[in-house]
RNA sequence: GGCCGCUUAGUCAAACGGUUAAGACGUCGCCCUCUCACGGCGAAGAUAGGAGUUCGAUUCUCCUAGUGGUCA
Numbered sequence: 001g002g003c004c005g006c007u008u009a010g011u012c013a014a015a016c017g018g019u020u021a022a023g024a025c026g027u028c029g030c031c032c033u034c035u036c037a038c039g040g041c042g043a044a045g046a047u048a049g050g051a052g053u054u055c056g057a058u059u060c061u062c063c064u065a066g067u068g069g070u071c072a
Base pairs, nucleotide, nucleotide: 001071002070003069004068005067006066007065010025011024012023018055027043028042029041030040031039048064049063050062051061052060
C1' cells in the first nucleotide's frame, strides 16, 4: 500500500428501517442490618466523528479516525 471485518454507558452486551436504545456487572441514593456484606427499591449514564438516502437511520451508502485479520 490492496482487500475484508469491527466500533452502542466505566465494562460486557441486545436491538426486521418505526423501542422511552432492552439487559447484566459496576457507580450513586434510600430501605434492611448494631456495622459491613447479602438482599430489596430507585436514579444517573451510551449508538466513534461527519455527510447522504428515506416520511423515519443504531440499522442502508460514502468519507474520516481508531482497531483487528489477511495479502504483498

The prediction has a mean pLDDT of 81. The RNA shown here (transfer RNA) has 72 nucleotides and comes from a Clostridia bacterium. Its Rfam family is "tRNA". Gene Ontology term of the family: triplet codon-amino acid adaptor activity. It is annotated as a transfer RNA.